[in-house]
RNA sequence: GCUCGCCUAGCUCAACGGUCAGAGCUACGGACUCAUAACCCGCAGGUUCCCGGUUCGAAUCCGGGGGCGAGCA
Numbered sequence: 001g002c003u004c005g006c007c008u009a010g011c012u013c014a015a016c017g018g019u020c021a022g023a024g025c026u027a028c029g030g031a032c033u034c035a036u037a038a039c040c041c042g043c044a045g046g047u048u049c050c051c052g053g054u055u056c057g058a059a060u061c062c063g064g065g066g067g068c069g070a071g072c073a
Base pairs, nucleotide, nucleotide: 001072002071003070004069005068006067007066010025011024012023013022018056028042029041030040049065050064051063052062053061
C1' cells in the first nucleotide's frame, strides 16, 4: 500500500428498517447471616465511535473519516 472483519451500558454480548435499544456479569441499595461469601429482591447505568446521506421512520442501509484486528504484498 491492497483486501476483509469488527466498533452498542464499566465488561462480555443481543436487537426484521418500526413498542421505551435489552440480557448476563460488575457496581450500588436492601433482605438473609454472629459476620463474610453464595443465593434472593430492587435500583441505576446508552448522544449505538464521529460526520453526512437515503427513508414517513436508521443501532440496522449508503458515503467519508477514526480506532482495533486478520490476510496479502
Molecule: transfer RNA
Organism: Fibrobacter sp.